[in-house]
RNA sequence: GUCACGGUCCAGACGAAAUCGAACGGCAAGGAGCGGGGGACCCAAGAGUUCCUCGGCGCUGACGCGCCUCGGGGUGAAGCCGCCACACGGCGGCCGGGCACCUCUGCCCGAACCCGACAGCUGACCUCGUAGGCGUGGAGGACAAGCUCA
Numbered sequence: 001g002u003c004a005c006g007g008u009c010c011a012g013a014c015g016a017a018a019u020c021g022a023a024c025g026g027c028a029a030g031g032a033g034c035g036g037g038g039g040a041c042c043c044a045a046g047a048g049u050u051c052c053u054c055g056g057c058g059c060u061g062a063c064g065c066g067c068c069u070c071g072g073g074g075u076g077a078a079g080c081c082g083c084c085a086c087a088c089g090g091c092g093g094c095c096g097g098g099c100a101c102c103u104c105u106g107c108c109c110g111a112a113c114c115c116g117a118c119a120g121c122u123g124a125c126c127u128c129g130u131a132g133g134c135g136u137g138g139a140g141g142a143c144a145a146g147c148u149c150a
Stems, first nucleotide, its partner, number of pairs: 002032002007027003015020001033130006043120001055068005071118001072115004079094006095110005
């Protein structure tokens, strides 16, 4: 996690008619605003010297290419430690986040995803996102179950 403009479809539709003529909405690509990632000097970091190597698998004669994730990194509040446990996970502490209260301190959350061997900061520059969910009301359609009657 918004705003505005145009293109195209809707549609030459609807309408009695017109040299009349939409809108809602869909699709694609941009803009503004906001948010994120990469990216110099300086700073940080590192630093006795030299050489080699520098995750796994596959391909290539080689340069390189493809796939993966245990190392590392990113978004995010969503981390660390100890114990139990085969694992999933559980308990506890510290710490981080939300709500309420500004008396008492109370109730919850601590996920998930992404990059793909690789990234400190970082101007110019490059690049990405701008969603999703829940609830309420109205209209229409389809289907299922229960009850009653015949």